A computed fold for a 476-nucleotide part of an RNA from a bacterium, annotated as small-subunit ribosomal RNA, 5' domain.

Context: one part of a larger RNA
RNA sequence: GGAAAUCUUAACACGGGAAGCUGGAGAGUGUCGGACGGGUGAGUAACGCAUGGGAACUUACCCAGUAGUGGGGGAUAGCCCGGGGAAACCCGGAUUAAUACCGCAUACGCCCUGAGGGGGAAAGCGGGCUCCGGCUCGCGCUAUUGGAUGGGCCCAUGUCGGAUUAGUUAGUUGGUGGGGUAAUGGCCUACCAAGGCGACGAUCCGUAGCUGGUCUGAGAGGAUGAUCAGCCACACCGGGACUGAGACACGGCCCGGACUCCUACGGGAGGCAGCAGUGGGGAAUAUUGGACAAUGGGGGCAACCCUGAUCCAGCCAUGCCGCGUGUGUGAAGAAGGCCUUAGGGUUGUAAAGCACUUUCAGCAGGGAGGAAAAGCAGUCGGUUAAUACCCGGCUGUGUUGACGUUACCUGCAGAAGAAGCACCGGCUAACUCCGUGCCAGCAGCCGCGGUAAUACGGAGGGUGCAAGCGUUAAUC
Numbered sequence: 001g002g003a004a005a006u007c008u009u010a011a012c013a014c015g016g017g018a019a020g021c022u023g024g025a026g027a028g029u030g031u032c033g034g035a036c037g038g039g040u041g042a043g044u045a046a047c048g049c050a051u052g053g054g055a056a057c058u059u060a061c062c063c064a065g066u067a068g069u070g071g072g073g074g075a076u077a078g079c080c081c082g083g084g085g086a087a088a089c090c091c092g093g094a095u096u097a098a099u100a101c102c103g104c105a106u107a108c109g110c111c112c113u114g115a116g117g118g119g120g121a122a123a124g125c126g127g128g129c130u131c132c133g134g135c136u137c138g139c140g141c142u143a144u145u146g147g148a149u150g151g152g153c154c155c156a157u158g159u160c161g162g163a164u165u166a167g168u169u170a171g172u173u174g175g176u177g178g179g180g181u182a183a184u185g186g187c188c189u190a191c192c193a194a195g196g197c198g199a200c201g202a203u204c205c206g207u208a209g210c211u212g213g214u215c216u217g218a219g220a221g222g223a224u225g226a227u228c229a230g231c232c233a234c235a236c237c238g239g240g241a242c243u244g245a246g247a248c249a250c251g252g253c254c255c256g257g258a259c260u261c262c263u264a265c266g267g268g269a270g271g272c273a274g275c276a277g278u279g280g281g282g283a284a285u286a287u288u289g290g291a292c293a294a295u296g297g298g299g300g301c302a303a304c305c306c307u308g309a310u311c312c313a314g315c316c317a318u319g320c321c322g323c324g325u326g327u328g329u330g331a332a333g334a335a336g337g338c339c340u341u342a343g344g345g346u347u348g349u350a351a352a353g354c355a356c357u358u359u360c361a362g363c364a365g366g367g368a369g370g371a372a373a374a375g376c377a378g379u380c381g382g383u384u385a386a387u388a389c390c391c392g393g394c395u396g397u398g399u400u401g402a403c404g405u406u407a408c409c410u411g412c413a414g415a416a417g418a419a420g421c422a423c424c425g426g427c428u429a430a431c432u433c434c435g436u437g438c439c440a441g442c443a444g445c446c447g448c449g450g451u452a453a454u455a456c457g458g459a460g461g462g463u464g465c466a467a468g469c470g471u472u473a474a475u476c
Base pairs, nucleotide, nucleotide: 001007039234040233041232048159049158050157051156052155053154054153057151058150062147063146064145065144066143067142068141069140070104072102073101080093081092082091083090084089110119111118112117124139125138126137127136128135129134160206161205162204167197168196169195172194173193174192175191176190177189178188179187209231210230211229212228213224214223215222216221236257237256238255239254240253259270260269261268262267287313289312290311291310295309296307297306298305299304326356327355328354329353336347337346338345339344360417362412363411364410365409366408370403375397376396377395378394379393380392381391382390420465421464422463423462424461425446426445427444431460432459433458434457435456441448442447
């Protein structure tokens, strides 16, 4: 709207779906990083390390310069479908993207060259504007030159012990051709020559990571190589290459071996000498802690993400340093202990008493610094067609702390909570009594002990060190 209907209906509301856009999660392709950082010292007596030189090389990311960034193609993972296997995982079909892959074009410089010539590259993504043609900015990409940094290689000198190790070497020493490498080279190979090293210690055996340094010492030396820093080597044991700028790769791959684990017995998985932690061994060595706040590293345009590097906390007197465990006064020289010649001496101003202080620990309150950035706003400059975007400077603003109950400051209470160990014969500072009787025992050396032991054991006293002391082991 319609008389009405299980009728029709714009907008609106709700729910569902498709395409597009945006965001999140996960997987895959791709890219960068997993070659740094971290651990350990098994091997290594060597160009491994240290010092000083050298020429035939390389270096991702970074900086500077030059020149480019055109036009095409075919795949493949993921997703989907199907299959095999206990699992690990694998196979087939269909389809698809890229800064993945491959031709073509172009080539200042680049590479090869017989100097005529020949060869070789790339990739886009995002922001702003647009008259929709494009312009511009940022991040990329390609070629090449130079730099910076890192690395590879060569040489000289130095680098433990053994001569009861004196000869050693066959790719061994050199040459030529070839191969190989980023690069020199017996690095490898074919041929040729017969060399090379050695009492100035070759070879062999043993031991050992090297250095800056560290300990000791007046020094010269001797010993040593924890922490920190540089280099080297290793990553269950042995071997190998792949990828890549860089590895023959700790938390990559393959093979062999030992060991451990899973299994449906067909087959698979693993490598703490990362940080914690467990077992074991041992005389003996710590938390399965917090945070990325700072510093640094990787990725990213950035925001940010990752980081047992690192920064912190926990445990241990392991070391070094500092502090406290009270201060002043106090003679009746108390009591008690020990000694005694029985008078006394000593412990000893020590204690008590009196007057004070309150570090540290405790409780309460306040409270820095480690934080600068990034971000946002404004302004100036660069860039540009642009007052966008982007980059840089300045100003303002605001945010970020694991430690942390931080350092530090203030207040409160009360001497209150805080001293041990070794030694006392000489060396060597420090002495008496009792016990014991060559016993028990001590001892670094000399040596003590057999009836008055400053040497054994205890006590009193003393000496030395002190949150330590003494022993043992080691070095000078």
The coordinates come from a structure-prediction model, not an experiment, and the mean pLDDT is 85.